A computed fold for a 73-nucleotide RNA from a Lachnospiraceae bacterium, annotated as transfer RNA. The same sequence occurs in records of 4 taxa. The sequence is in RNAcentral, with records from ENA and MGnify. Taxonomically the source falls in Lachnospiraceae (Bacteria, Bacillati, Bacillota, Lachnospirales).

């Protein structure tokens, strides 16, 4: 230099044919207990790597760039 994959709450990951983003763990509160752990219920936390484009509508499609990983030279 070229090619490919991945990028989504603090962490690990879903998200189907474009229709307005979810789970588990972790955190916090309450219940339970003499107390802790465990268990149950609830709460908060995301402008989906960045910037543009297409569209009535983009996590999803298109382009450029960034980061990580892999391959080729």
């Nucleotide at each position: 230099g070229c090619c490919g994959a991945u990028g989504u709450g603090g962490c690990u990951c879903a998200g189907u044919u474009g229709g307005u983003a979810g789970a588990g763990c972790a955190a916090c509160g309450c219940a339970u207990u003499c107390g802790u752990a465990a268990u149950g219920c609830g709460u908060a936390g995301g402008u989906c790597g960045u910037c543009a484009g297409u569209u009535c509508g983009a996590g999803u499609c298109u382009g450029a760039c960034c980061a990580u990983c892999g391959g080729c030279u």